[in-house]
Large-subunit ribosomal RNA, domain IV from a Mycoplasmataceae bacterium, 330 nucleotides, folded computationally.
It matches the Rfam family "Bacterial large subunit ribosomal RNA". Gene Ontology terms of the family: structural constituent of ribosome and ribosome.
The RNAcentral record of the full RNA draws on ENA.
Its mean pLDDT, the model's own confidence on a scale to 100, is 84.
Context: one part of a larger RNA
RNA sequence: UUAUUGUCAAGGAACUCUGCAAAAUGAUCCCGUAAGUUAGCGAUAAGGGAUGCUCAUCGUAAGGUGAGCCUCAGAAAAAAGUGAGUGGCGACUGUUUAUCAAAAACACAGCUUUAUGCUAAAUCGUAAGAUGAUGUAUAUGAGGUGACUUCUGCCCAGUGCUGGAAGGUUAAAGAAGCGUGUUAGGUGUUAAAACCGAAGCUCGCGACUGAAGCCCUAGUGAACGGCGGCCGUAACUAUAACGGUCCUAAGGUAGCUCGAUUCCUUCUCGGGUAAAUUCCGUGUAUGCGAAAGGAGUAACGACCUCUUAACUGUCUCGACAAUAAACUCG
Numbered sequence: 001u002u003a004u005u006g007u008c009a010a011g012g013a014a015c016u017c018u019g020c021a022a023a024a025u026g027a028u029c030c031c032g033u034a035a036g037u038u039a040g041c042g043a044u045a046a047g048g049g050a051u052g053c054u055c056a057u058c059g060u061a062a063g064g065u066g067a068g069c070c071u072c073a074g075a076a077a078a079a080a081g082u083g084a085g086u087g088g089c090g091a092c093u094g095u096u097u098a099u100c101a102a103a104a105a106c107a108c109a110g111c112u113u114u115a116u117g118c119u120a121a122a123u124c125g126u127a128a129g130a131u132g133a134u135g136u137a138u139a140u141g142a143g144g145u146g147a148c149u150u151c152u153g154c155c156c157a158g159u160g161c162u163g164g165a166a167g168g169u170u171a172a173a174g175a176a177g178c179g180u181g182u183u184a185g186g187u188g189u190u191a192a193a194a195c196c197g198a199a200g201c202u203c204g205c206g207a208c209u210g211a212a213g214c215c216c217u218a219g220u221g222a223a224c225g226g227c228g229g230c231c232g233u234a235a236c237u238a239u240a241a242c243g244g245u246c247c248u249a250a251g252g253u254a255g256c257u258c259g260a261u262u263c264c265u266u267c268u269c270g271g272g273u274a275a276a277u278u279c280c281g282u283g284u285a286u287g288c289g290a291a292a293g294g295a296g297u298a299a300c301g302a303c304c305u306c307u308u309a310a311c312u313g314u315c316u317c318g319a320c321a322a323u324a325a326a327c328u329c330g
Stems, first nucleotide, its partner, number of pairs: 001325008010316002014314001019311001027051005036041001038147001052069007070074001082309004087304002089301002094106002110145007122131003148296004153227003158224002160220005167215003173209002177205003181201002185196003228246005255288002262285001267283001269281003
């Protein structure tokens, strides 16, 4: 000096991103126990007292009661909750990044939408077949939300989905008809060339017939999603219940709010402190905003934030000790 461990005057978080680490609490019995609450909890809440041994007495005993004795110390060692208050998030127990993340992420019961009538939908497989299910809509699959309480506003113009079928458009296929090529034959000639050319075959065009879909039409938001601007106005001022105007499918309702969301911002005011960009309450806004759920919420949490009691070598500010190394000799 390093590692591990122990002790400390006075102070007691002044340390620090943060009480990280350490200290403190701790057993059993008795007394006692708040707000809040979903009446179960909260709760070992908090807080206080007792604990050994001897004798007597009551008792079957466990144990109770009384008197006394000893120690610094009687749960005599070891093992064995720190507590209280506020707020955020997630209801909860649970799950997760094997090897830097355990969480506010995932799941969850509950709520809801949608598909499916059984040879079910859905899924795997070329198929046979299998799962679903030896189940049958109080069932099964898929999507979303996430206990509970209280609620869940407006917009169907766009995109999607569902229903509709009059009209328009529309494939393969069929096809009247028209044409191309070919030639038996014919015309022609001394012989040829050339021209015409039925049927069949061939190739091309093709009126017309022709479904779903799309166009069209209606519905649908716990479907994807969206939810304005300008101007004026009240007998101080300010503000605008009110009016005008433009645009839109409709213009953000209830509730909440500088928040896990706020750039300006250390917003304003109040509380707490001697002093606080944090914390709690409040106000306002061009901030969020209603199942990518809004707002509350008892209980719960190795979650996050702030405050506080107790406690301490975290610190003021270091000191001493033990063990193992380091160093010297061997």